Predicted 3D model of a 110-nucleotide RNA (SAM riboswitch aptamer (S box leader)) from an uncultured Acidobacteriota bacterium.
The coordinates come from a structure-prediction model, not an experiment, and the mean pLDDT is 81.
RNA sequence: AUUUCAUGAAGAGUGGUUGAGGGACGAGCCCUGCGACGCCACGACAACCGGCCGGAGCAAUUCCGGAUCACGGUGUCAACUCUCGCCCGGUAAAACGGGGGACAUGAGAU
Numbered sequence: 001a002u003u004u005c006a007u008g009a010a011g012a013g014u015g016g017u018u019g020a021g022g023g024a025c026g027a028g029c030c031c032u033g034c035g036a037c038g039c040c041a042c043g044a045c046a047a048c049c050g051g052c053c054g055g056a057g058c059a060a061u062u063c064c065g066g067a068u069c070a071c072g073g074u075g076u077c078a079a080c081u082c083u084c085g086c087c088c089g090g091u092a093a094a095a096c097g098g099g100g101g102a103c104a105u106g107a108g109a110u
Base pairs, nucleotide, nucleotide: 001110002109003108004107005106006105007104008103013042014041015040016039017038021031022030023029025085026084027083028082043077044076045075048073049072050069052066053065054064055063056062081102086099087098088097089096
């Protein structure tokens, strides 16, 4: 980098530093000098991998389930992945519902 699978309605911030931008992209809307983005420190959230417990299975480096495991590996801590973006339903038009795409994170494959 490409690809497969899973998840994305919950949850969790302060200080320091810097100094104007940021929320992937487009549109909208929003955050921001009562200081953004980034970086650092500490803190927190969370069970994807992992560990633990239980079950299935001849067995496996397999499958299923559970919790008051978070100083094991990642991730995250404004807004539903902030909303929409393509298709279908729905409507006078909206609203609204379903699916998809894209994106993000994890685990695996090449």